[in-house]
């Protein structure tokens, strides 16, 4: 790091330490068992790396004449050491303890004795062959060569006697005979004496010291043999014939099938033989608390190997790394006949490859060989060079004073490691080092990182899912602490990162030390074989065991301690520990084993009367289905959500009788019963097997558990032969469907069933192995057993108790949590079996089992941060409940078709500016687009505060009359005048911006929803996410209230306050109203009537203020809250209607109202500058509106009745004029006074008479009014003519429950002029329902969930494309092992001729047997057409 968030499982990564390569980087020293070990035990030019010597001979050299030197050959030792390497090799190859009574050792050292006679030839010399390597022939000669002979000895046989050693004599010793073998170098010799004289040191004597040969011993170094230990694979189970073992021979230094014959048939092996496959082993080494775990190149011990393979020779020792000889493969030289040649010695050089040094000095030290010795001779060693490979040290200065951003700079001082110079020492030589002196702060810091994990920037600029980063998580799509660069910080430091890889992080193979109900993960069940483990007791023995005790367990490695290098690393000494082993010897006996006894509780029997769908076999019986017969009957029947195919006049179904035949057994029937599990259900009967219980009579541990193995074992399926009544995969009709290969209908094959045999798996589950032991309870249900009580005396009931067995609850405990709890998933003891991330995949290949189908064992490559239990909050559901809503339902008017008016979308355009798009965008922004508006288009003008640079008195810069140019302008050009100090460019920087970005914003505002939800604080519960309250049960419009309740209590919502209406009362009366009362006028006969005018404040009314309703009374139900009926009341259960809009969602709108952060433009994206055009466009589709299809209506005349409001650039009465729009003149009004103001529909009265009409009014002409500088693009009003479309509108869809809908109008905002628009006003005024949850949605509780961007989620298979790495494959090569046949090099044994210098040459035979062919198996492994699956 999985998730919204929690706990667990479970695994990927990182942090640590090693090694190796590799980027950037770098002053110096020391140590170091570091430096071609990893891949190519590939192939090498070149020079080294083994000689050397008082034994001989020879040839040459000399001013020195010597145990002289220099070559050569003979001969003696060496040359089997020492170095490299790690190919092979799983074995006595190593370790380790032993054995060798089965055996060898040269040189060394001790013993104890001897060395007698006698012969040969290379070099050189001459003479020849060949390219060359070499090599032949002829005469001569030395020895510490070789040979023969003699002793000594050795060996064999046979006879004989004892001793000695030991655990044993086969061993040693002794005599005696015969047989065979069978030494020697009297060599060299310093020195010393003597003889000689062809003066050649020659000859002879003595003797140091040195070889030589026997013998018996050590020491040394070797050979052989045993226990024990230490890899992986059973998808390797059998293997093995010289193999096992014996007799008897070879053969060897010895043993031994090491080989031979002949006998016998053995030997290995699940405690893993044999095969395969991998690897030198070990001391150590790296990690690690530890116990592991990986590695095992360098150093040390052993082993093994020298280009691949085989052989001998020689010699004490070899099958030989620098010797030979053959074979293969390479390579080199040639004169083509024939020869050479082997770095896994030191350097070097080639090739692989990510990878590793110089073709350096000396033998002075250590050592080693050869010599008496000097000594030689050593690429062993010793030293140096190169590699920051590893470890360990030192260093890159330091002190003050200033200045400043506090971390550096500058001055000035002071040191002098270290570096550099010069001298002296040491050092083989040189390099380094010591020791002493000069100058000089000088000669010296990088790497990696800063989003978490993980120290260290909430920094800037650059880029914009681009270009990077990134172990994992992740990060970038214009404000990047994550990418590049700067700038500051962290970290290690002469280092510092990265790739690889190996330990540790891993209790992530868990022996210390994990698990299996559901997360991987109990075998389907059972019996039983090896093994494992075992009651209670007594004795013995000593294997385990556990005590003392000798050996050994190399060094180096590890520890303490001294001590040497300036210190440290490192080195030495000295003691330890460790090597946890293995051997000896002696004790001990508790436990566990062994042997021998004894016990009864385990465990088995035996008896007893009892349950039971246990099994197997047979018989018997029932009810229905179905077919068939016969009879009745007659026109349908069956089937569905609805049909239809389907049967029926050959007469169905129905309904009565009776056959037949198959399969199944109602009810009884039960968290009941039986078995081991799968499983078992009609009666009866045989036969078999288990289990409970009681007796405590018999056995005596007989016992658990169980790898292999064996029985058994649902349904499907398989053969073979019956059966076949119903059901019924396949299959054919028939609906549904967009399609249905399906679900639903109607047929029907296999099948289901018996009989025999196979298969052998299932969610074969309790997803929970068997067995044993211990740990509170409570309550059912079956068998049993013995009491007790009641009793109607039955074969009855009740009730307590034991054991066995099934169930539910549940405390301790346990669990991750659901849960589980004596029938444990608790505590604990035995024994099996299974797990180790997801995925590939229960596939592949091989085995093996099946007739088939398939079953069982069961990988890998690749790929991936997850998979996954459990429980939480949401959201969802074509689950559920319970409530509510104009959601439906009953209703009423519309929309959806017509024409116009608007808006939009497209579409045109130079532009039709832009936002707004599901409810929640389209009479929205905009509550008034001819110009402004205005943001677009076309065009003309016009502007930069400020800072710094440059410029300027030769007049900077602004204005202008004509002309002209232009839509028009001193705007520009052509001309001149006029002003009078600042200011053009240019770099920066501003003003502005209706440019951009509502996904950076604030404020606002839609919208869920006026839905009723939405949190907190303390306690409680859970490991935690979280519950809990807030559930429940009633009620309410409401989380509204009431009663329960681990919850008591709080808040924001809801509800209350607010306003307006509806009823009354009071106050107050002006511009309001004026009833009654007065006064005048005028009509009129009177009565009366109309107006005016006072009075008044009764009424209406206007506008302050109070009453009024609270479920108060009352009946009914109800713990209550509340419901329902009624009463009064103007009003009655929220009185009507409004304002108010919770925690939040919706990245919802809006930067174009304002503001506002980035981001852009800045002489233009700017301008409160102007013409003039567009937003007004038209083939079209959509939203909303008007106004209509007409008689409940249209026209015409009379006639009636409101309320809200406005009003001075304004309302305008009222007179005139005009049909009319309006026009002239004008009182009053800053308003309850004056005006707008005639309300309309309705009334009454004619007319019209169902027509595209006297309905409808579009269009479209003509001539007029007003607004306003302007009416063409593009306003509005009038007269008059013109009379389109439409005759009630498809699927859809919207409002709407009372003064509502519908209809009628009439104000008001906007406003110069314009309302089919928006806010209000009043006026006539219905019809239906008083339910419900069916459609749309909301709220709650529960309930599923693999969703949590939350169902418009999520995911599954196929298919398109591209890439990958297995499998399979027709075939086609290739190793490697291995069986068999053929070939026969080279040695070795025997032999045969020949020549002889005694030893060779040509042959024959015999064995071993390289190579080389030819072929069988088996095994791995290239390549492949092509084929089917998996990843991504």
């Nucleotide at each position: 790091g999985c998730u919204g968030a929690u706990c667990c499982u479970g695994c990927u990564g990182g942090a640590g330490g090693g090694u190796a390569c590799u980027g950037c980087u770098a002053u110096c020293g020391g140590a170091a068992u570091u430096c071609c070990a990893c891949u190519a035990a590939g192939a090498c030019a070149u020079g080294c790396a083994a000689g050397u010597c008082a034994a001989a001979u020879u040839a040459c050299u000399c001013g020195c004449a010597g145990a002289a030197g220099u070559a050569a050959u003979u001969g003696g030792c060496g040359u089997a050491c020492g170095g490299c390497u790690c190919a092979g090799u799983a074995a006595c190859a190593c370790g380790u303890a032993g054995c060798u009574a089965a055996u060898c050792u040269a040189c060394c050292u001790u013993u104890a004795g001897g060395a007698u006679g006698g012969g040969u030839c290379a070099a050189a010399c001459c003479c020849g062959g060949g390219a060359a390597a070499c090599u032949g022939g002829g005469g001569g000669c030395a020895a510490u060569u070789c040979c023969c002979a003699a002793u000594a000895a050795g060996u064999g046989a046979a006879a004989a006697a004892a001793u000695c050693u030991g655990g044993a004599a086969u061993g040693a010793u002794u005599u005696u005979u015969c047989g065979c073998u069978g030494a020697a170098a009297c060599g060299a010799g310093a020195c010393a004496c003597g003889c000689u004289a062809u003066u050649g040191u020659g000859c002879g004597u003595g003797a140091a010291u040195c070889g030589c040969c026997u013998u018996a011993a050590g020491a040394u170094g070797a050979g052989g043999c045993u226990g024990c230990g230490g890899c992986u694979g059973a998808u390797u189970a059998g293997g093995u014939u010289g193999u096992u073992g014996g007799c008897g021979g070879g053969g060897u230094a010895a043993u031994g099938g090491c080989c031979c014959a002949c006998c016998a048939a053995g030997c290995c092996g699940a405690a893993g033989a044999u095969c395969a496959g991998u690897a030198c082993g070990g001391g150590c080494c790296u990690u690690g608390g530890g116990a592991g775990a990986a590695g095992g190149a360098g150093c040390c011990c052993g082993g093994a190997g020298a280009a691949g393979g085989a052989c001998a020779c020689u010699g004490a020792g070899a099958u030989g790394a620098g010797g030979g000889u053959c074979c293969u493969a390479g390579c080199c030289c040639u004169a083509c006949g024939g020869g050479g040649u082997g770095c896994a010695g030191c350097a070097g050089u080639u090739a692989g490859g990510a990878a590793a040094c110089c073709u350096u000095u000396a033998c002075a030290a250590u050592g080693c060989g050869c010599g008496a010795a000097a000594g030689c001779g050593u690429g062993a060693u010793a030293g140096g060079g190169g590699a920051a490979u590893u470890c360990c040290g030192a260093g890159u200065g330091c002190c003050a004073a200033u200045a400043u951003u506090u971390a550096u700079a500058u001055u000035g001082g002071c040191u002098u490691u270290u570096g550099c110079c010069a001298a002296g020492u040491c050092a083989a030589a040189a390099c380094a080092g010591c020791u002493u002196g000069g100058a000089g702060a000088a000669u010296a810091a990088a790497g990696g990182g800063a989003g978490g994990g993980c120290a260290a920037g909430a920094u800037a600029c650059g880029u914009g899912c681009c270009a990077g980063c990134c172990g994992c998580c992740g990060c970038g799509g214009u404000a990047a602490u994550a990418c590049g660069u700067a700038c500051u910080c962290c970290c290690u430091u002469a280092g510092u990162g990265g790739u690889a890889u190996c330990c540790g992080u891993g209790a992530a193979u868990a022996u210390u030390g994990g698990g299996c109900c559901u997360a991987a993960a109990g075998c389907g069940u059972c019996u039983g074989u090896a093994g494992c483990c075992g009651g209670c007791u007594u004795g013995a023995a000593a294997a385990g065991u556990c005590c003392u005790u000798g050996g050994u367990g190399a060094a180096a490695u590890c520890c303490g301690c001294g001590u040497g290098c300036u210190u440290a690393a490192c080195g030495c000494g000295u003691g330890g520990a460790a090597u946890g082993g293995c051997u000896u010897a002696g004790g001990a006996u508790a436990c566990u084993u062994u042997c021998a006894g004894g016990c009864u509780c385990g465990a088995g029997g035996a008896c007893g009367g009892g349950a039971g769908a246990g099994g197997u076999u047979g018989a018997c019986g029932g009810a229905a289905u179905u077919u068939c017969u016969a009879g009745g009957g007659u026109a349908g029947c069956a089937g569905u959500g609805a049909a239809a195919u389907g049967c029926g006049a050959u007469a169905a179904u129905c309904c009565u009788a009776g056959a037949a035949g198959g399969a199944c057994c109602a009810c009884c029937a039960g968290u009941a019963g039986c078995g081991a599990a799968g499983g078992c259900g009609g009666u009866c009967a045989a036969c078999c097997a288990g289990a409970a219980c009681g007796u405590g009579c018999c056995u005596g541990a007989c016992g658990g558990u169980g790898a292999g193995a064996g029985a058994c074992g649902a349904a499907a399926g398989c053969u073979a032969g019956g059966g076949g009544a119903g059901c019924g995969a396949c299959c054919c009709g028939g609906a549904u469907u967009a399609g249905a290969u399906a679900c639903c209908c109607g047929g029907u094959u296999a099948g289901u069933c018996c009989u025999a045999g196979c298969c052998g798996u299932a969610a074969a589950c309790g997803a929970u192995g068997c067995a044993g032991a211990c740990u509170a309870g409570g309550u059912g249900u079956a068998c049993u057993a013995a009491a007790a009580c009641c009793u109607a005396a039955g074969u009855g009931g009740u009730u307590a108790u034991g054991g066995u067995g099934u169930g539910c609850c549940g405390a301790c405990g346990c669990g991750a949590a659901g849960g589980c709890a004596u029938u444990a998933a608790g505590u604990c003891u035995g024994c099996c079996g299974c797990c180790u991330g997801g995925g590939a995949a229960g596939u592949a290949c091989g085995a093996u089992c099946g007739c088939a189908a398939g079953g069982u064992u069961g990988a890998a490559a690749c790929u991936u941060a997850a998979g996954g239990g459990a429980a939480u909050u949401g959201g969802c559901g074509g689950g559920g409940g319970c409530g509510c809503a104009u959601a439906c339902c009953a209703g009423g008017g519309g929309u959806g078709g017509a024409u116009g008016c608007u808006g939009u979308g497209g579409u045109u355009u130079a532009a039709u500016c832009g936002a707004a798009c599901g409810a929640a965008a389209c009479g929205c922004c905009a509550g008034a687009a001819a110009a402004c508006u205005c943001a677009c288009c076309a065009g003309g003008g016009c502007c930069g505060a400020c800072a710094g640079c440059a410029g300027a008195a030769u007049g900077a810069u602004g204005g202008a009359c004509a002309g002209u140019c232009u839509g028009a302008a001193g705007g520009g050009c052509u001309u001149u005048c006029c002003u009078g100090a600042c200011a053009c460019g240019c770099u920066g920087a501003g003003a502005g911006g209706u440019a951009u970005u509502g996904u950076a914003u604030g404020g606002u505002c839609a919208u869920c929803g006026u839905c009723a939800g939405c949190u907190c604080g303390u306690a409680c519960u859970a490991u935690g996410a979280a519950g809990c309250g807030u559930c429940c049960u009633g009620u309410c419009a409401a989380c509204u209230c009431a009663g329960g309740c681990a919850a008591c209590g709080g808040g924001c919502g809801a509800g209350a306050c607010c306003c307006a209406c509806a009823u009354u009362c009071u106050u107050a009366g002006u511009u309001g109203c004026u009833a009654g009362c007065c006064g005048u006028u005028u009509u009129u006969c009177c009565a009366a009537a109309a107006g005016c005018g006072g009075u008044g404040c009764a009424c209406u009314c206007u506008a302050g203020g109070a009453a009024g309703a609270c479920u108060g009374c009352c009946g009914a139900a109800g713990c209550g809250a509340u419901u329902u009926g009624g009463a009064g009341g103007a009003a009655g259960g929220a009185g009507u209607g409004g304002u108010c809009g919770a925690c939040g969602g919706u990245a919802g709108a809006u930067c174009g109202g304002u503001a506002u952060g980035g981001u852009c433009c800045g002489a233009a994206u700017g301008c409160c500058c102007u013409u003039g055009g567009g937003c007004u466009a038209c083939a079209c589709g959509c939203g909303g509106c008007a106004u209509a299809c007409a008689a409940u209506g249209g026209u015409u005349g009379c006639a009636a009745c409101a309320a809200u409001g406005a009003g001075u650039u304004c309302c305008g009465a009222c007179u005139c004029c005009g049909c009319g729009a309006g026009g002239a003149g004008a009182a009053g009004g800053u308003a309850a006074u004056c005006c707008c103001c005639g309300a309309a529909a309705u009334g009454c009265a004619a007319c019209c008479u169902u027509a595209g009409u006297u309905u409808g009014g579009a269009u479209u002409g003509u001539g007029g009014g007003u607004u306003g500088a302007a009416a063409c693009u593009c306003a509005c009003c009038c007269a008059c003519a013109u009379g389109a479309a439409a005759a009630u509108g498809g699927a859809a869809u919207c409002c709407c429950a009372a003064g509502u809908a519908a209809u009628c109008g009439c104000g008001c905002g906007u406003c110069a002029u314009c309302a089919u628009c928006g806010c209000g006003c009043g006026g006539u005024g219905a019809a239906a329902a008083c339910g419900u949850c069916c459609c749309u949605g909301c709220g709650c509780c529960u309930u599923g969930c693999a969703c949590a961007c939350a169902c418009c989620g999520c995911c599954c298979a196929u298919c398109a494309a591209g890439c990958c790495a297995g499998c399979c494959g027709a075939g086609u090569g290739a190793a490697g092992c291995u069986g068999a046949g053929a070939u026969g090099a080279a040695g070795c044994g025997c032999u045969u001729u020949c020549c002889u210098u005694c030893g060779g040459a040509a042959g024959g035979u015999g064995c071993u047997g390289a190579u080389u062919c030819u072929u069988u198996g088996u095994u791995u492994u290239g390549c492949a057409a092509g084929g089917g699956g998996g990843g991504c």
Model confidence (mean pLDDT): 81 of 100. This is a predicted structure of a 1432-nucleotide RNA (small-subunit ribosomal RNA) from a metagenome. Its Rfam family is "Bacterial small subunit ribosomal RNA".